[in-house]
Molecule: small-subunit ribosomal RNA
Organism: uncultured prokaryote
RNA sequence: AGAGUUUGAUCCUGGCUCAGAACGAACGCUGGCGGCACGCCUAACACAUGCAAGUCGAGCGCCCCUUUCGGGGGGAGCCGGACGGGUGAGUAACGCGUGGGAACAUACCUUUUAGUGGGGGACAACAGUUGGAAACGACUGCUAAUACCGCAUACGCUUUGGGGGAAAGACUUCGGUCGCUAAAAGAUUGUCCCGCGUGAGAUUAGAUAGUUGGUGAGGUAACGGCUCACCAAGUCAACGAUCUUUAGCUGAUCUGAGAGGAUGAUCAGCCACACUGGGACUGAGACACGGCCCAGACUCCUACGGGAGGCAGCAGUGGGGAAUAUUGCGCAAUGGGCGAAAGCCUGACGCAGCCAUGCCGCGUGAGUGAAGAAGGCCUUCGGGUUGUAAAGCUCUUUCAAUAGUGACGAUUAUGACGGUAACUAUAGAAGAAGCCCCGGCUAACUUCGUGCCAGCAGCCGCGGUAAUACGAAGGGGGCAAGCGUUGUUCGGAUUUACUGGGCGUAAAGGGCGUGUAGGCGGAUCAGAUAGUUAGGGGUUAAAUCCCGGGGCUCAACCUCGGAACUGCCUUUUAAACUGCUUGUCUAGAGACUGAUAGAGGUUAGGGUAAUACCUAGUGUAGAGGUGAAAUUCGUAGAUAUUAGGUGGAACACCAGUGGCGAAGGCGCCUAACUGGAUCAGUACUGACGCUGAGGAACGAAAGCGUGGGGAGCAAACAGGAUUAGAUACCCUGGUAGUCCACGCCGUAAACGAUGAGAGCUAGAUGUUGGAAGGCUUAGCCCUUAGUGUCGCAGCUAACGCAUUAAGCUCUCCGCCUGGGGAGUACGGUCGCAAGAUUAAAACUCAAAGGAAUUGACGGGGGCCCGCACAAGCGGUGGAGCAUGUGGUUUAAUUCGAAGCAACGCGAAGAACCUUACCAGCCCUUGACAUACCGAUCGCGAUUUCCAGAGAUGGAUUUUCAGCUAGGCUGGAUCGGUGACAGGUGCUGCAUGGCUGUCGUCAGCUCGUGUCGUGAGAUGUUGGGUUAAGUCCCGUAACGAGCGCAACCCUUAUCCUUAGUUGCUACCAUUUAGUUGGGCACUCUAAGGAGACUGCCGGUGAUAAACCGGAGGAAGGUGGGGACGACGUCAAGUCCUCAUGGCCCUUACGGGCUGGGCUACACACGUGCUACAAUGGCGGUGACAGAUGCUACAAUGGCGGUGACAGAGGGUUAAUCCCUAAAAGCCGUCUCAGUUCGGAUUGUCCUCUGCAACUCGAGGGCAUGAAGUUGGAAUCGCUAGUAAUCGCAGAUCAGCAUGCUGCGGUGAAUACGUUCCCGGGCCUUGUACACACCGCCCGUCACACCAUGGGAGUUGGUCUUAUCUGAAGCCGGUGCGCGAACCGCAAGGACGCAGCCGACCACGGUAAGGUCAGCGACUGGGGUGAAGUCGUAACAAGGUAGCCGUAGGGGAACCUGCGGCUGGAUCACCUCCUU
Repeated sequence: AGAGUUUGAUCCUGGCUCAGAACGAACGCUGGCGGCACGCCUAACACAUGCAAGUCGAGCGCCCCUUUCGGGGGGAGCCGGACGGGUGAGUAACGCGUGGGAACAUACCUUUUAGUGGGGGACAACAGUUGGAAACGACUGCUAAUACCGCAUACGCUUUGGGGGAAAGACUUCGGUCGCUAAAAGAUUGUCCCGCGUGAGAUUAGAUAGUUGGUGAGGUAACGGCUCACCAAGUCAACGAUCUUUAGCUGAUCUGAGAGGAUGAUCAGCCACACUGGGACUGAGACACGGCCCAGACUCCUACGGGAGGCAGCAGUGGGGAAUAUUGCGCAAUGGGCGAAAGCCUGACGCAGCCAUGCCGCGUGAGUGAAGAAGGCCUUCGGGUUGUAAAGCUCUUUCAAUAGUGACGAUUAUGACGGUAACUAUAGAAGAAGCCCCGGCUAACUUCGUGCCAGCAGCCGCGGUAAUACGAAGGGGGCAAGCGUUGUUCGGAUUUACUGGGCGUAAAGGGCGUGUAGGCGGAUCAGAUAGUUAGGGGUUAAAUCCCGGGGCUCAACCUCGGAACUGCCUUUUAAACUGCUUGUCUAGAGACUGAUAGAGGUUAGGGUAAUACCUAGUGUAGAGGUGAAAUUCGUAGAUAUUAGGUGGAACACCAGUGGCGAAGGCGCCUAACUGGAUCAGUACUGACGCUGAGGAACGAAAGCGUGGGGAGCAAACAGGAUUAGAUACCCUGGUAGUCCACGCCGUAAACGAUGAGAGCUAGAUGUUGGAAGGCUUAGCCCUUAGUGUCGCAGCUAACGCAUUAAGCUCUCCGCCUGGGGAGUACGGUCGCAAGAUUAAAACUCAAAGGAAUUGACGGGGGCCCGCACAAGCGGUGGAGCAUGUGGUUUAAUUCGAAGCAACGCGAAGAACCUUACCAGCCCUUGACAUACCGAUCGCGAUUUCCAGAGAUGGAUUUUCAGCUAGGCUGGAUCGGUGACAGGUGCUGCAUGGCUGUCGUCAGCUCGUGUCGUGAGAUGUUGGGUUAAGUCCCGUAACGAGCGCAACCCUUAUCCUUAGUUGCUACCAUUUAGUUGGGCACUCUAAGGAGACUGCCGGUGAUAAACCGGAGGAAGGUGGGGACGACGUCAAGUCCUCAUGGCCCUUACGGGCUGGGCUACACACGUGCUACAAUGGCGGUGACAGAUGCUACAAUGGCGGUGACAGAGGGUUAAUCCCUAAAAGCCGUCUCAGUUCGGAUUGUCCUCUGCAACUCGAGGGCAUGAAGUUGGAAUCGCUAGUAAUCGCAGAUCAGCAUGCUGCGGUGAAUACGUUCCCGGGCCUUGUACACACCGCCCGUCACACCAUGGGAGUUGGUCUUAUCUGAAGCCGGUGCGCGAACCGCAAGGACGCAGCCGACCACGGUAAGGUCAGCGACUGGGGUGAAGUCGUAACAAGGUAGCCGUAGGGGAACCUGCGGCUGGAUCACCUCCUU
């Protein structure tokens, strides 16, 4: 310090996730030792038992024991139980923190001063009697005090009359000590007040009646509405009152670079509480955790009459919970209470126990050791790895164990810890390693198993038969007595941005101005010093953090010193800046004068074209409307046309990125009233300014209310069309509405998607308004205010913006913080309503999004090509047959191929074989290969016989060496063994190879350079041209490669060479180039020539090229072929072959016989033959090319009607053989189901073959079906082509309408590119990238989830009113009662009980607010591989889309009105650049 994740890729925005640190933790696996810490975060839930606060006899009396001294008990009394310890419920508060303040109190302690005189009356204990179960009492009597009470004095107060009003002794060694009272001071502690700081919510905006203040009184330790009476009406609040909700606060802790954020365990300070609520008493101090009274809930005891209790003290129990310890030891230390002291008490505290809960330290051994052991795992079978690891050898003993010695903590004494720490000795490697991970992030890889299953997962994502991602193993990586997981916090996150973000299009500028509070504010002199600056002082508790030392062997830990604690208060200083005060100025702002432009606004009046209607005329059959129609109107006279009238709405041309206005918006003319702006001038005011939360105005269209008006248009509605449907688009009608007046509504894509104001920062060029001056005057230059376009710097993610900023700065306001849920619900406000405004959450996803790039696509555009269309010729689709496929059937009908690019395809030929399929019968190292062992010397072939369907089995005959004699080599055969053979079994989606297709289309790329943040672009685009990315020109590109073309083959012309098997001009010869000459010609086959836009003219940029012409056998690639770029289709093939993996192994292998692949209701493809006269039949009859042929093929003559057969010649081939048909000529048929057509069937034959039944081909005779030119639709072909005619070959025993070749005869048409199909280039839009066979919306149906409404119902909480009124203080009364004082007494003072009153807790009643739970039913929302209906959006998405509003409709949606461009395309206008 970053990383992963949106995309085909890129940049950006933006969320989600990870790596780090931490914890009072929990869970899983594991676990040796020690030190130091920590340990109910949940039920402030309930508690059994024990302990946690007593002490003093040196204040007092009494009793008991022992009586040597002394000790004990329960009373009364003093002091302490207000500390210490616990908890965090409440509390948003002067509670806490910090810094100040004054009107106070303060036991014990310290200092000082003065005093401590003289009296009195009681009550406990005790004794007696007595009640009660108990707790606890009642009565009578006795008694002391440092208990209680007067008097005196000290001493305060005072109006100077007076009134109030202290004390206590004890011990003594008589020196004194400890006390007591009053006063003053200190110290300590506490109370009160104030400034500042200290959560959230405005869907909480008003709160408050003792409330705010005053006067007086009361009360308090003290100030104070603290309380009361009276008076006034205040007080708090947008700088957030009140209300709701959450929470103890702090030092600090965790994290972070810091600023911050989160937390408030342990330790320390403060506060609050003590079963819940209320209350006071005592006291220096409490409204009191282990005190009291009352009420309530709960628990316990009870003799039922009454009583007792409060662990949020330490242990402990139950319960809750994921979860948190011993009913331990001791007062030895530290500290506290009492005491003069000894001492007593102390669950404070010191220790021990439990727990890996955390931090720290140590160990589980060290050295050597290669045969790189064994075993495991992997393997390309060679080896590699585990691995110096182990074993072995040589050492050591920390820790633990055993034994011995044995502290510090303590002072002269006292040690719980503890026989602990530590030290020494002994034995022996001995007792001591796990957990997680290994796809990327992120260090670490292989094999097996599994097969979208089981499972993993923090995010992205793995798993559908070769998983480094699941499970296991081997290996590796990390940490280590721990390791992982989960939870939480901070960080990363600049993702709330003070440091340190944004708002044109990503989320985000308010619709617009006005203006209140607030914020900010021109120049200058002076003053004061609030902010600000610099010193000083006080405080900022200790601990913590940091730095430097020290102590435990180190460390953790402990300890000393320092620094720091960024804050607050106070004091002094400075006067630049901001604020304040006073004065001055004119640059901002305003004002005055004079002009100017304008659809700025309101009201009234007027005008005009057109539509519609009415009246009348002319006139006749249609009109209207559409893609085409129909609904509709019209013979009752429409449409058309002429004239007149009525009525409403709207204002053509001018008209313009022209004008005005804050925005919405504003357009005929005139008048009145009225707002603003600009320019020029000036001798005025003197900062009067800018912005603007709330507020109050304005605010298109639609909509609402009341009343008018209503021509046209037109939601709804009706009808007609379209359509699968059409609640739409189109058409015919048509109501609200649109218009006016008044009043509401308050929203729009209210947009420049750009808040307002001010200053600064190159220009160029249009246009509108105004002004001045000059000149070269149809005007130009200059200046100012608007309004456009282009463009530099700069900015931006890019697009783009660019003096009208989205640049550089300042001020103020508004708004944003992932997508969906949702601008929705609830609540509030506004509204007549529609609705507007304010505005969430649960839940869910890992994206949603912006700009740009490359493709692909478009029922977008431009250019171009192709038998693509058009123009033609001939077909298919109809018939019969052949053949292939589907389907069906079957024991099997083997398998593959599936739009083009499967279907006369694999198959260049299924009777057996082939053959892979089926049935049956057989074989098991096998039909075939390699190896080993044993046996034999033959095996094969040939001959014969038997069984069998055959395979096979049995028998028989001939023959071993090896010699160039053929079966051909050196071994062969049989049996056995286990390795293996074998598989047309699966996977073409694991593959190689081969092939199809786009497509013989003209494309596909690279290097360097340049441009861009980048993906990428450029080159390859543009202007021409071409069959072509072919070539030329231009050009930030320059070159190059694979393709194109050429090089290759063939064909067309000529030449040379050669002349047999070919040829025959010439000379002979023959039936015949038959033969002898001959090689000129033809031909054959080798080599050359030839064609290159080379030449001429024209067009063109003078180019490339095109057009025409000459010459030429051939002319612009001459014709044809081979040749197929980068790639696409997971295209085809595991059944040609090869091959990974999987599967079978007496069978999924091998052999054989028979059957099947040939089935047949039907459907499709490809063909053949026809339907006839351009023909059929009969006769006659001329002319090819290419190929094949060794035992194949066969000429000629003879036999047969024929297929063919028998005999017999030629040729190992330019030599012999196979070799035409249509055409032509003559005759016949005469338009018929025929002399067309030949299917089908009967019968007799021929050939091949072991064998033609299933199931071959051919022939003769007979039979003579459909079919009379073929619906929708569809195919081929541009010249030696189509059409037509025959011939040959491969395969092959036989079988050809198929396939591959060959030649014969031989056309028609192409105006042209609008349209269909396919393709290429450029451009444009895109929400597509699996790429339009794409993406995607809504209803409905099903499942699940959270949520709103909901008659009501249950509970909490708060408020108001009212009733009741325990205990208690206070007030009144006090006829009852009472020892102290007064009084001789009666009585009084004073006090108490009782009673009354005020206040008040719990409780009751009524009403209301608020929060939460449940709730029949119901609303929408979300999620869910393959449900239904449509197809709304993305391309012009097929009606451009979207916004607001209104109506309608199963649904997406449709329609009306207004608005926007975030609309494609074409045209026009304007502007700009060159």